[in-house]
Context: one part of a larger RNA
Formats: sequence, structure tokens, C1' cells
RNA sequence: UUGAACGCUGGCGGUAUGCUUAACACAUGCAAGUCGAACGGUAACAUGAUUAGCUUGCUAAUUGAUGACGAGUGGCGGACGGGUGAGUAACGCGUAGGAAUUUACCUUUCGGUGGGGGGUAGCCCGAAGAAAUUCGGAUUAAUACCGCAUAAUCUCUAUGGAGUAAAGUGGGGGACUUUUAAGCCUCACGCUAUCAGAUGAGCCUGCGUAAGAUUAGCUAGUUGGUAGGGUAAAAGCCUACCAAGGCUACGAUCUUUAGCUGGUCUGAGAGGAUGAUCAGCCACACUGGGACUGAGACACGGCCCAGACUCCUACGGGAGGCAGCAGUGGGGAAUAUUGGACAAUGGGCGCAAGCCUGAUCCAGCAAUACCGCGUGUGUGAAGAAGGCCUGAGGGUUGUAAAGCACUUUCAAUUGUGAAGAAAAGCCUGAGGUUAAUAGCCUUGGGUCUUGACGUUAACUUUAGAAGAAGCACCGGCUAACUCCGUGCCAGCAGCCGCGGUAAUACGGAGGGUGCAAGCGUUAAUC
Repeated sequence: UUGAACGCUGGCGGUAUGCUUAACACAUGCAAGUCGAACGGUAACAUGAUUAGCUUGCUAAUUGAUGACGAGUGGCGGACGGGUGAGUAACGCGUAGGAAUUUACCUUUCGGUGGGGGGUAGCCCGAAGAAAUUCGGAUUAAUACCGCAUAAUCUCUAUGGAGUAAAGUGGGGGACUUUUAAGCCUCACGCUAUCAGAUGAGCCUGCGUAAGAUUAGCUAGUUGGUAGGGUAAAAGCCUACCAAGGCUACGAUCUUUAGCUGGUCUGAGAGGAUGAUCAGCCACACUGGGACUGAGACACGGCCCAGACUCCUACGGGAGGCAGCAGUGGGGAAUAUUGGACAAUGGGCGCAAGCCUGAUCCAGCAAUACCGCGUGUGUGAAGAAGGCCUGAGGGUUGUAAAGCACUUUCAAUUGUGAAGAAAAGCCUGAGGUUAAUAGCCUUGGGUCUUGACGUUAACUUUAGAAGAAGCACCGGCUAACUCCGUGCCAGCAGCCGCGGUAAUACGGAGGGUGCAAGCGUUAAUC
């Protein structure tokens, strides 16, 4: 000094920390959704309308008309955030560089957004199955899918040329066409091509980064070249052919151990030890393998195959993966609640309102650690009683107590009560856009609200010394001594060593010493 544990003891608060062991197995709940302003729609709820019944304000039915919305198609996000350290002695990490790359959302440059098509979920009908689920028929939509047109500063190129895209949705609207509505205009959000940036990621290299020589030789895609393939991209990355190289005593190969770093602990420093919490990077997600989708994964809460294990089964077949947050069993000396809230910060989706968020913020448990406070203060000699010792005179406990006079922190009790909240919404002024005083965007003013914590912090009322001290040690090292018991016994002990009848060393008592809500022991490290 500690992520500690154990023994005895235990008043309060603040701030941190809390499975170091079995990367053992997991019941249950939650942890990734969201968008109706992409789409066809309408299972549930609510409103309106219509119809019927009548009990005259209720019941039933119909209707997507409206708010909304189960399931479905589609988009974006599930590659972040959270966990763990099994593997890895490696370009994995740290540091300093490099060139042959990519990058959704965001910012920027310059253009475009024309015209068509066929299907398919869902719904409906039918079938198979115990279930998971699957199959057939009919019908339907899109910002889903596919052609066509146009196209470069993009791509390819033999420099002649060739090739390549898209999608709409919502708000508002005076003319014109016309039919309610649409065309049209405009704004916002999109879509598509391209330029540059930002951010993220991939790749390569120098140097550094454990132990063992009781491991001395290792290597055939191995080392290099050519050609081809492959990737976003350099490369034996892969294949064919050719050559015979490459590494190694400055430790290759093999074995064992280990995530690395900023840091942390210690130390005057140099060093040594370590890598919990927090931060950066890496690796993993029941074990092994594989790809798909995508800007990004070879994907913790996606898919496929194999394996072990668990569960369901009508025996034909299916389902699962807490090293997310809680929690359970097990292991262990040992490590917490099946809590609250999205109020703040941040993230995903959405025009927004908002929804989701075991990230996060809070609360609960634990003296686990650090820090702070308290358990009273002053006075008080008859040096009381009691205890202990005694040379029996006394000494000591000891101003300690009692008594007297005060105070009320903290806890208890009464009430008041910040800050964490800025926004968003609504009303309104100015500017921009526009044909426009709609609408939308920017900005100012006003208004109305939004707090899990929370019976918050802080302040205040009331009462009374009232509710609050232990632990270890006292032979020397090492601060602190006497009596009784025991009699090499019982026991102590970190080292030296104590104990065999006067033990300051064992056990008890009185007294003392040291720390103190802790104290001691054990373990580990400097």
C1' cells in the first nucleotide's frame, strides 16, 4: 500500500468501490427499436356518420370518414452503446512514419429528378402438421423490383469512341386547363450523378514490448521472379510455371506463462511490482467452421452446418444460448437489489409531437476504502464509596465520579425550502424564400408547463447530557508493571526465546501504553 478476507466491536455523514475463484450451468423479467409525412390496408381502441331495436340515451350492426394502429411490404438502425479477458509473445499493443484504399449519416461544389413495365407479401379461399411452421389458388400497393430515355469534370479506352442514374411524400396556393381532385406554382423533407472535406475503418514499415538452451537447428507456398486470378486496396493473398532460396547464437524453432497501454502502488531517485475501478486499442460471445445482407460484420440478444448440453413432442419432428441488468444453483476465505426514472447527459428512429434506451442518472445493501464530525464543556478534595497493592502508616484508580453551572453539533422532532430546467408547445414582432399578407426557415419578446432522486441540500421549531467506545499490546527488539492461579503441565511465540513452586513472557485481575469507529490477525507487494 490493497477490488482484500477472518476475529472482536460498531454512532452519523460525504465521496468512491464491490465474483480477483468455474470463459461453470442457468428458472423468470427486462436490456433495440422506430417511421402511417414510403405502401396496400383495418385486428383492437376512440370520435363522427348511417341503419335497426326501443328502456329516449343506451344496445347492436355498417362505414377507413377521422384520431390512431395489430400483423404485413418498405426505409433507417440492430457493426453503436453494454459485458468479459478464454485465446493471443503477435505489427496484438505502444511510439514514429508510409502509400496502393474505402467511408452510411454530416458539410461543400456542380448538374439531374423524364417516360414505362411485370410481379409479390398482406387480405380472401383451400390444404398438411401435435407444434414450430409450410404448401396451393385468386387478387393488390409502394420511396420494393426491372427495362427505356438523357448524362458528365464519373468509369473504361487502342484517344476514334464506348458505358453508366433516379422516387416520390407532405404543407400552402391566386390565375389557367379541367371534374371533387389532379395538372401547374411554391416551400420542406427526400432520391440520383459528381467534386472536395470531416469522421471512422482497412493495409505496410522502423524501434520497443515475458521466462526457459535441461529447446539448436527451423521452413516447400517455404524465399524470390513471370503470367493469370482476387480484393475497397499493396502483397504467395490464391493458382500455374521457373529459380533455390528465406530465418537462426544480436537466440530461429519449440515449450511454459500472459490481453497491451495511459496509468496504479512503492521508492529521495534509479528502479521494482502491478494492469480492479476510469480512458484508448485488441480479442471473444455455448464449442468448432462458414458465408449472406450491408457503407460498415464474417455479426453477444441475425442466418446455415457439425458437436456437447438443456427443454417440448402425438416419436414424424422442433426450441434454446446472461462473458447485457437484476436474480438462481455451483465453486470459493470472499464480493450487492429479480429497485426507480427517462427529469438531466448521450444514442436510435421520426418533419415534428414523440416512442425506445438495465447506456446513463438515481435509490437500496456492505466500516470494503478514504475524508470529516460526534460520543459532551467548565467547575468540583470530604482526595467519598468500591476495586487493586501494601512495609498496614498508607499508595493508586483520581478531578475521575457524585454534586453545581452551562452548551445542543450529529441523531430524534416541527415547519419552510433552493439548484440540477434548458428546451419543446402556444401567442406575437423582424428578416429571408415566394406571385403571395398562406406555408416554411432564421431570430427577438411574451406566455404556459416538464424533476426519478425527494419526506433532497440548506435553513428553522422543540426537548434533554440526553441516543453513541472499542480493540490490541505491556521480557528485549518496542511505548507500557504489579498481585493471584498454574508448576517443562496448561499454554505463548514475528525473531531471540518463556513455563520443571516466588513466571513483569502462560491464564485471570488491578494498573498502564498505543490506535480509535475502528482495532488486531492472515495473505500479497515495494
The part of an RNA shown here (small-subunit ribosomal RNA, 5' domain) has 526 nucleotides and comes from an uncultured prokaryote. Its mean pLDDT, the model's own confidence on a scale to 100, is 86. The full RNA is in RNAcentral, with records from ENA.